[in-house]
RNA sequence: UUAGCUAACUAGACAAUCGCUGUUUUCUUUUUCAGAAGAAGAAGGAAGGGGAGGAAAGUCCGGGCUCCUGAGGGCAGAGUGCCAGGUAAUCCCUGGAAGAUGAAAAUCUAUGACUAGUGCCACAGAAAUCAAACCGCCAAAUUUAACUAACUAAGAGGUAAGGGUGAAAUGGUGUGGUAAGAGCACACCGCACUACUGGUAACAGUUAGUGGCAAGGUAAACUCCACUUGGAGCAAGGCCAAAUAAGACUUAAUGAGUAUGGCCCAUACUAAGUCUGGGUAGGCUGCUUGAGCUAGUAAGUGAUUACUAGCCUAGAUAAAUGAUUGUCCAUGACUGAACCCGGCUUAUCGGUUAGCUCUCCUC
RNA sequence: GGCGCGUUGGCAGAGUGGCUAUGCAACGGAUUGCAAAUCCGUCUACCUCGGUUCAAUUCCGGGACGCGCCUCCA
Repeated sequence: UUAGCUAACUAGACAAUCGCUGUUUUCUUUUUCAGAAGAAGAAGGAAGGGGAGGAAAGUCCGGGCUCCUGAGGGCAGAGUGCCAGGUAAUCCCUGGAAGAUGAAAAUCUAUGACUAGUGCCACAGAAAUCAAACCGCCAAAUUUAACUAACUAAGAGGUAAGGGUGAAAUGGUGUGGUAAGAGCACACCGCACUACUGGUAACAGUUAGUGGCAAGGUAAACUCCACUUGGAGCAAGGCCAAAUAAGACUUAAUGAGUAUGGCCCAUACUAAGUCUGGGUAGGCUGCUUGAGCUAGUAAGUGAUUACUAGCCUAGAUAAAUGAUUGUCCAUGACUGAACCCGGCUUAUCGGUUAGCUCUCCUC
Repeated sequence: GGCGCGUUGGCAGAGUGGCUAUGCAACGGAUUGCAAAUCCGUCUACCUCGGUUCAAUUCCGGGACGCGCCUCCA
C1' cells in the first nucleotide's frame, strides 16, 4: 500500500417555540371520615426532573413470576447428543479435541452407537450384502472332438489383475509368484486391536507389539445408550364496583365422575360438560429496584465469579415519547416498549477504534 | 400481547425419500348444418433460503405470507 479476518462502540448534532405521558414538590377547588387538629381521594394550575432499541422484531430456546393436588410415583411421548467448564437455566456461552473450507488471519460442524436387532438403498449394472462371473484372462489338472503323443477348439471349471454400470463394487503402490490370477508371500504406506506414554477427558503419539485386513452407506430411518423433561400462560392471577333471566341437552352416580388437556396408580372432592339466551364493556393491582447499571480491586487462558464504592435509568391502556423553524455535514438505514430477564436468529445507510493475516514496495 | 395451524397448476384437492395423481377451468382437434353434451390431445405446480442424504414436495433448521383461538359477571 492492497485485499481481508476478528472484536468493540455509535445510530444525525445543537438551539428556540408549541404540545403529549409518568413522577416529585407546592398552591387552589372539591368529596369522604373526624368534635377539632387533621387524614385519605379526585380535578385543575405552577415549578423541577424522566420519557424506546441494538435489534424493542421473529416468538426459536431457557429462566423468574402466577394459577392448577404448596407437582407425588410409573409408563408412554418429547427434547438434547465429541470432551471439560460457566450459569438461575438453556438447543446458550467459554476453552479444548477431531473433521471440513481457505494462501493465511480465521470460519463452520445435530460430531454418541449401523461388530443388539429391524428397515431402506430407485434407475443402471452380472452382482447392492451369510456378495457377485456380463465382457475379458487361463489351458497346469479334468471331460469331449475314433485311438496314442503333441497342438488346436469347446464344455464344465479356475480367476476380482483389466473393461463396463453406479452415489457406493470389499485397502493402495511395487516386486516375487502363478496356467491365469489373487495379501497367496514380501517391502513401504494405510487400517484395526493390545500395551505404554501424555492429557481431568474427548483424544493424540516419527513409541513397542500383534493381526493379512476384521466384507459398504444411511440413525435430521425405527431403534439402543446417556442425560433432561408436569401443564398453562400477565387476555396468568388477585380485589372492588355496576347490571342481569333464564332455558335446553349430555355423561355419571362409588367397578362412576372431576381435580390444566395421553394412560395407569396414589391423594382429595361429589358433581362435570355442551349449546342457546342475558348483563357489564368501568376502576385498582400485578407494573417495574432488578440473576440491574457504572467504576475499581482480586481469582481464572476464558466464559464468568467474589468484594468494595457510587447510581436509579419509560411504565402507556386506543395506547405518550411528537410537530414547526433555524444552523451544520456524512443528508441520516433497519425499525418502535406492553409482566420482566438471559441468549439465539433475522433486518440494517453509514461512521469510528483496536488487534491480526496476506500481496507488493522501501530500509 | 400470548398460543396453535397451514402454504402443491387459474381454482379445488390427493400423495409420499426415487417421473406429483384426479376433477373443474383454459386452449387445440374430432363429432354437428351451427352449438351444447361426448371423445381425444395439450399447457400451466410442490412459498423461499440453507442443511442431512447418492437422491428432498416429503426429513431438519432459518425466513416470508396467510388463517384460527384466548377479556369480565352470572
Two RNAs folded together computationally: RNase P RNA and transfer RNA, 437 nucleotides in total. It holds a member of the Rfam family "Bacterial RNase P class A". About the family: Ribonuclease P (RNase P) is a ubiquitous endoribonuclease, found in archaea, bacteria and eukarya as well as chloroplasts and mitochondria.